[in-house]
RNA sequence: CCCCGGGGAGCCGGCUGGCUGAGAGGGGCGGUUCGCAUCGCCCGACCCGUUGAACCUGAACCCGUUAGCACGGGCGGAGGGAGGG
Numbered sequence: 001c002c003c004c005g006g007g008g009a010g011c012c013g014g015c016u017g018g019c020u021g022a023g024a025g026g027g028g029c030g031g032u033u034c035g036c037a038u039c040g041c042c043c044g045a046c047c048c049g050u051u052g053a054a055c056c057u058g059a060a061c062c063c064g065u066u067a068g069c070a071c072g073g074g075c076g077g078a079g080g081g082a083g084g085g
Base pairs, nucleotide, nucleotide: 001085002084003083004049005048006047007046010019011018012017026043027042028041029040030039031038055080056079057078061074062073063072064071
């Protein structure tokens, strides 16, 4: 460089608002519903691919802290986790 793959989308609020964060569901199709809402799939943005704390499990976990999420410490380098040319 080329091709490919993995992953999440929280909290407060009456919301067209606010907070943290790289990202807090942007677009399309479909299921369900009177509707709101919600679920699935595809695409997009972002992060990550074994030098792997991206992300998942334990976990509706423990201590501190916050309005809550977030954040600091523990659990814990515990068990898993996506690469070829």